Small-subunit ribosomal RNA, 3' major domain from an uncultured bacterium, 483 nucleotides, folded computationally. The RNAcentral record of the full RNA draws on Greengenes. Its mean pLDDT, the model's own confidence on a scale to 100, is 83.
Context: one part of a larger RNA
RNA sequence: UGACGGGUUCCCGCACAAGCGGUGGAGCAUGUGCUUUAAUUCGAGGCAACGCGAAGAACCUUACCUGGCCUUGACAUGGGAGCUCCGCCUUCGGGCGGGGUCAGCCCUGUGAAAGCAGGGUUAGUCCACACAGGUGCUGCAUGGCUGUCGUCAGCUCGUGUCGUGAGAUGUUGGGUUAAGUCCCGCAACGAGCGCAACCCUUGCGACUAGUUACCAACGGGCAAAGCCGGGGACUCUAGUUGGACUGCCGGUGAUAAACCGGAGGAAGGUGGGGAUGACGUCAAGUCAUUAUGGCCCUUACGGCCAGGGCUAGACACGUGCUACAAUGGUCGGUACAAUGAGCUGCAAUACCGCGAGGUGGAGCCAAUCUCAAAAAGCCGGCCUCAGUACGGAUUGGAGUCUGCAACUCGACUCCAUGAAGUUGGAAUCGCUAGUAAUCGCGCAUCAGCAUGGCGCGGUGAAUACGUUCCCGGGAAUUGUACA
Numbered sequence: 001u002g003a004c005g006g007g008u009u010c011c012c013g014c015a016c017a018a019g020c021g022g023u024g025g026a027g028c029a030u031g032u033g034c035u036u037u038a039a040u041u042c043g044a045g046g047c048a049a050c051g052c053g054a055a056g057a058a059c060c061u062u063a064c065c066u067g068g069c070c071u072u073g074a075c076a077u078g079g080g081a082g083c084u085c086c087g088c089c090u091u092c093g094g095g096c097g098g099g100g101u102c103a104g105c106c107c108u109g110u111g112a113a114a115g116c117a118g119g120g121u122u123a124g125u126c127c128a129c130a131c132a133g134g135u136g137c138u139g140c141a142u143g144g145c146u147g148u149c150g151u152c153a154g155c156u157c158g159u160g161u162c163g164u165g166a167g168a169u170g171u172u173g174g175g176u177u178a179a180g181u182c183c184c185g186c187a188a189c190g191a192g193c194g195c196a197a198c199c200c201u202u203g204c205g206a207c208u209a210g211u212u213a214c215c216a217a218c219g220g221g222c223a224a225a226g227c228c229g230g231g232g233a234c235u236c237u238a239g240u241u242g243g244a245c246u247g248c249c250g251g252u253g254a255u256a257a258a259c260c261g262g263a264g265g266a267a268g269g270u271g272g273g274g275a276u277g278a279c280g281u282c283a284a285g286u287c288a289u290u291a292u293g294g295c296c297c298u299u300a301c302g303g304c305c306a307g308g309g310c311u312a313g314a315c316a317c318g319u320g321c322u323a324c325a326a327u328g329g330u331c332g333g334u335a336c337a338a339u340g341a342g343c344u345g346c347a348a349u350a351c352c353g354c355g356a357g358g359u360g361g362a363g364c365c366a367a368u369c370u371c372a373a374a375a376a377g378c379c380g381g382c383c384u385c386a387g388u389a390c391g392g393a394u395u396g397g398a399g400u401c402u403g404c405a406a407c408u409c410g411a412c413u414c415c416a417u418g419a420a421g422u423u424g425g426a427a428u429c430g431c432u433a434g435u436a437a438u439c440g441c442g443c444a445u446c447a448g449c450a451u452g453g454c455g456c457g458g459u460g461a462a463u464a465c466g467u468u469c470c471c472g473g474g475a476a477u478u479g480u481a482c483a
Base pairs, nucleotide, nucleotide: 001483002482003480004479005478007477008476009475010474011473012472013471015467016466019431020430021429022428023427026322027321028320029319030318031317032316033315034313035312042053043052064308065307066306067305068304069303070302073131077130078129080126081125082101083100084099085098086097087096088095089094104121105120106119107118108117109116110115133297134296136295137294138293142291144286145285146284147282149280154193155192156191157190158189159188160169161168162167173184174183175182199274200273201272202271204242205241206240207239208238209237210236214231215230218229219228220227245268248262249261250260251259252258324424328383329382330381331380332379333378334377340371341370342369345364346363350359351358352357390421395416396415397414398413399412400411401410437459438458439457440456441455442454443453
């Protein structure tokens, strides 16, 4: 000087408390361990691994296993011979230089395919070698990227001063703040990386613009409808701009910084949300994204193919979904979104089917057309506390769709079946407002496959006395046989 303390003091955070909803019990989905297996490819391991890499394992993917095959190779660059074209020289034998090619198509046999063997066509085939290749090892050799402490308020430097020196000071102190934020003081004076602001979005207004959006006034028109003429008001769209700064008033305070209350205002003291992650820590993670040193394999640890496996199952754990019901279930009627996506794509009206879906194809490269029905909600009927008209697992049967192909191993539909489950031990998680809870919708991946992920809107709470305690963090100080 640090680190540490079941030392002290101060401060903060859904850290506790106060609340609301869960997990832990059930069934199922998914990941993991363990076990099994020919293989169940590999990685990730407290927080910070476990719906993680994987934004989608039937084949492919695929790295694993079994079997069958290939060896300059699936892929790159280069060399030699052969063949061929052009130019020059020529003793007419050829030599020199440059370019191209080194493959394609068809047939037969064998085979599961890959491949192998033979033949045809064309002027047009061969050789071996340098090398290719490796998801083989080492993340404790590395780059790059990432997680985490933590969006915590810290981490440092120059000069000066103090100290023999390590070092200190500044950065400590008094206040204040979300903040090393600001003010005051001070042997310090300044500065840098962080904080904040600048950026995006959302909340209010103005201006500009008015189609595909809109419809107040005027006219036309319909069963209804911005449907038409038209309009530029409104909504909206999308560009510019204004607006919030403790600016104003009062109080508290050291006359400071600031805090408390108020006015005006769409918004008030960082308005809400996002992007943004200092010096560093964990030899944290990744050699399987990629790059890369070293090591290793080279008729195999490389390459191709078929089938299987990654989907196994006594069991254990994590993360979720659906429930156990009446604030509910079911049937009929009826209302209101936003984000988005669409060309071998989205697909309307119509017809067929109980349905998944099929036939068919208007329109749309989309503020125009389509996906598209929002759901919870509201109105009415039934159910009356029951393992039920709750719950839907499981199983049988019949189908639909995608795809070369749904046996291992897809999703969905219909009929039948109708399991556990009556609110969950110890323990444990999330959340402070348009949040939790609850309701549906969209998208990426994708032929098909979503209870996961990422977004969108609808309905919409309760509670916070407080900081003693638990956890994590910041500051000062103190002890130390630790570095």